SAM riboswitch aptamer (S box leader) from Halalkalibacter krulwichiae, 105 nucleotides, folded computationally.

[in-house]
RNA sequence: UUCUUAUCAAGAGAGACGGAGGGGAUGGCCCGAAGAAGUCUCAGCAACCAGCCAAGUUUGGUCAGGUGCUAAUUCCAUCAAGUCAUGAGACUUGAAAGAUAAGAA
Numbered sequence: 001u002u003c004u005u006a007u008c009a010a011g012a013g014a015g016a017c018g019g020a021g022g023g024g025a026u027g028g029c030c031c032g033a034a035g036a037a038g039u040c041u042c043a044g045c046a047a048c049c050a051g052c053c054a055a056g057u058u059u060g061g062u063c064a065g066g067u068g069c070u071a072a073u074u075c076c077a078u079c080a081a082g083u084c085a086u087g088a089g090a091c092u093u094g095a096a097a098g099a100u101a102a103g104a105a
Stems, first nucleotide, its partner, number of pairs: 001105008013042005021031003025078004043070003048066002051062004074097001079094006
């Protein structure tokens, strides 16, 4: 980097350094000098994998070792189908893309 599978409506922030961007892309809308990105420390959330227990063939519980995460539903929309309204639009479902985990190449 690519592929496969699963999940994505819940949850959880302070400090130090830093010094203007950030929310994947585009559009919108937001966050940001009352301090963005990034790095570090500590704290927290969750429970994918691993461990343990029970059941017995993939389920429940437990723990927190490997990850992950801690503004806004993945912030909203984008592509397709459908429903309502038939003017703008609203809603539902699915896909695509993205993120994370595990496995494989």

The sequence is in RNAcentral, with records from Rfam and Ribocentre. The model forms 91% of the base pairs in the Rfam consensus.